[in-house]
């Protein structure tokens, strides 16, 4: 100096926030949704998962 492994830290998991857990990445990284006649048309979800809050949408009741 290069490469590999571990720990800590940091980052990330299609739109916001908090907690817990899980997974991924280690900067040339993880990650950056799907369908389609590919016209710029259509569809689902605020989660990676769970709980709570916020925003939005639908239905019912007062």
């Nucleotide at each position: 100096g290069a490469g590999g492994g571990g720990u800590c830290g940091g980052g990330c998991g299609a739109u916001g926030a908090a907690g817990u857990c899980c997974g991924c990445c280690u900067u040339g990284a993880a990650c950056c949704g799907c369908c389609g006649u590919c016209c710029u048309g259509g569809c689902u979800g605020a989660u990676g998962a769970c709980u709570u809050c916020u925003c939005u949408u639908c239905u019912c009741c007062a």

Predicted 3D model of a 62-nucleotide RNA (Fluoride riboswitch aptamer (crcB RNA motif)) from Methanofollis formosanus. Model confidence (mean pLDDT): 77 of 100. Rfam family: Fluoride riboswitch aptamer (crcB RNA motif). Gene Ontology terms of the family: response to fluoride and positive regulation of gene expression. The model forms 100% of the base pairs in the Rfam consensus.